[in-house]
RNA sequence: CGCGGAGUGGAGCAGAGGUAGCUCGUUAGGCUCAUAACCUAAAGGUCGAAGGUUCGAAUCCUUCCUCCGCAA
Numbered sequence: 001c002g003c004g005g006a007g008u009g010g011a012g013c014a015g016a017g018g019u020a021g022c023u024c025g026u027u028a029g030g031c032u033c034a035u036a037a038c039c040u041a042a043a044g045g046u047c048g049a050a051g052g053u054u055c056g057a058a059u060c061c062u063u064c065c066u067c068c069g070c071a072a
Stems, first nucleotide, its partner, number of pairs: 002070006010024004018055001026042005048064005
């Protein structure tokens, strides 16, 4: 140099063109004599970067960055 995969709240992952969600965690409240468990609610993400296509892009296309693997 060639080929493939991954990048989305703090962590692990969904989302296959129509305004981003789940589990855990965090915070607050409830319950309890108290803690855990349990219940309720909230905060937290310009979706790796930049362009393009489209009325509309996390999603499609191009280039680049980082990580993992295959081959040499």
Molecule: transfer RNA
Organism: Bacteroidales bacterium